[in-house]
Model confidence (mean pLDDT): 86 of 100. Small-subunit ribosomal RNA, central domain from an Acidimicrobiales bacterium, 352 nucleotides, folded computationally. The RNAcentral record of the full RNA draws on ENA and SILVA.
Context: one part of a larger RNA
This record gives sequence, C1' cells and structure tokens, in this order.
RNA sequence: UUGGGCGUAAAGAGCUCGUAGGCGGUUCAGUAAGUCGGGUGUGAAAACUCAAGGCUCAACCUUGAGACGCCACUCGAUACUGCUGUGACUUGAGUCCGGUAGAGGAGUGUGGAAUUCCUGGUGUAGCGGUGAAAUGCGCAGAUAUCAGGAGGAACACCAGCGGCGAAGGCGGCACUCUGGGCCGGUACUGACGCUGAGGAGCGAAAGCAUGGGGAGCAAACAGGAUUAGAUACCCUGGUAGUCCAUGCCGUAAACGUUGGGCACUAGGUAUGGGAUCAUAUCAACGGAUUCCGUGCCGUAGCUAACGCAUUAAGUGCCCCGCCUGGGGAGUACGGCCGCAAGGCUAAAACUC
Repeated sequence: UUGGGCGUAAAGAGCUCGUAGGCGGUUCAGUAAGUCGGGUGUGAAAACUCAAGGCUCAACCUUGAGACGCCACUCGAUACUGCUGUGACUUGAGUCCGGUAGAGGAGUGUGGAAUUCCUGGUGUAGCGGUGAAAUGCGCAGAUAUCAGGAGGAACACCAGCGGCGAAGGCGGCACUCUGGGCCGGUACUGACGCUGAGGAGCGAAAGCAUGGGGAGCAAACAGGAUUAGAUACCCUGGUAGUCCAUGCCGUAAACGUUGGGCACUAGGUAUGGGAUCAUAUCAACGGAUUCCGUGCCGUAGCUAACGCAUUAAGUGCCCCGCCUGGGGAGUACGGCCGCAAGGCUAAAACUC
C1' cells in the first nucleotide's frame, strides 16, 4: 500500500468554534477539463500470442505475423463529475414575526435552618468517644438549656430513570445584563451547506502565584487505641486546602468507555416542552394526531458473546480522529508549553 477495525478484546481527540482541504440539493444553457470512443504517430530487440520451420521428440532455437500499458496530436460523444452564467428554483441552511419551558451563563442584593465561637442567665459533675477504651474537654463551672451577638460555608422539603448546557457542569429567593433551544406562521434570502489537518477558545478536582477570608470539614502532622508490628483502618485534636478576587495549570473511569452530519428501516409504554383536532354546558383532567427531548421494553437486522435495536452497536453516503501482540513505556532523548508540579509530542535496546 491492499485490506480489517475502534460499546466491553488495541483503538473516538474532554468539548466547541473554525482556516486550508475533502464532500455537497433541484433545474436550464454553454464548455468539453475529468470520462468514453475513432484515427494518426510513437511504442528498439529479446520476452508474450499465433503460424510455419530446425536440432530423432521436447525443452531450446530460427523465420513471419499479431499484440504492446502509457504518452503526444487530432476528430467526435455529453449521461455523470468539473468549470462558466449580475440563469432559474425552494425542499437543505439561515433571517423575520408570534408564542413558550428551563439548576444555561455573569453580576449585585437578600432569607431561614444548622454547625462553631463570644457574652449573659439557669444549673451541677460529669461530658465526649468506642467493639471496648483511652487521648481530649470540665469545679478557673463544662455537657445540657434559654436569650443576645459574631462569622463563614452550604442551600433541607419541593426534587422527579424531571429540566438546561457543546462538554466540564448547573439547585434558597429577588433584580439587572445575557447565550442557546423548542413550537407555530410561511413573510424574506436563495445552496449561503456538512465535516474539519493545522489553529483558537472553553475545560471537574487537585495543584501553583498574589492579596483577602476561614464556621464546618480536613491531606500533612501530633496524640490515644488496635496489632506480632500498624508509618493504616477506629478515636481526640489539627495545618495547608476547601471559600472570594485576579492570573496560571490543561489533566480525569473528562464514560453512553459509543466522533460529527444527513437519509432510510415494526411497534408498545412512561415522562418533559409546544401545536392542532374531536367530544363536551364550561373548565382542569382525559382522548386522537403531529413536532422536539428524556427513559424502559421489544421485531427485523447486527454482534464473538454480552447486548444494541427510530436517542442503533441496523442499512447507506460524506468528513475528521485513532488502532496494529504483552512488557520495556505513555518512559528516555529532542522539541514546544509551564513559576513549579508537570503537560503535549514520542522511540529504541532488551525480553516473553
């Protein structure tokens, strides 16, 4: 390279935007680059095919004929692809108008419960903790209880195989600013699309830098237990950190371990957001149809099996990423990035 793959065997980049590139709806006219056909030229000999001949045959050899990818020139064909058109279209895509749901994002303010601490009151000998204890706290008055105050962090119930977001993720309440979706109308643009190497942005937790903050929790650390030991599990404490602002880091079992887009291919059931219709005295509810989401079950089909199954892992097309035995190793070296921690890229010897 041909080929085979990527849910769990090796393999989908954490996610999005987007450059180049690749691919691309319906129709008309032109062109004739790709494509197809004819002709001419070229296409050495040997080899190859056919015929004839020569070594007793054959292999082999000789002669003749044929054929010879590709290429160049030329003449045509025009279905498909390309190209050209200030040609056309509306289904893809987008805009507009009218609605609508939501923990989508950013900022500001604010509320109650609880923990802790402080002050005061009541009150007295224990409290706490465990399998059992001890360390610890307490007559300098603890625990318990009542009142007041301070401060930080998180938002019980509602809460839901509910919702929103590209992913990470998002949950008290109110306000301000703001992104996206869905449904209906079919007014407008008229292919403006899909994917996306590089690139850019976002990106949990931990960690780093500077300055704040610090209630609870809690790596490290200390003590008490347990134990043969116990650098643990259990207990009492406890510092970074967890919180805020700004700037880094750029990784996760960043998982649906399943890249994105379009189309097609039985159903049933539940639930969230719209629209329409019928019934009905009206309405909630319920019913039918339809669009968009989220789950479960299941047919065909697929799968090594498990399972997936209109939210595909089915059937096809387009684009990207990735895999190629285990270990060595996601390591060394080099390069790039980072304050550092480290990240990204990424081997080999050797060995089984």
Its Rfam family is "Bacterial small subunit ribosomal RNA". Its family is annotated with ribosome and structural constituent of ribosome in the Gene Ontology.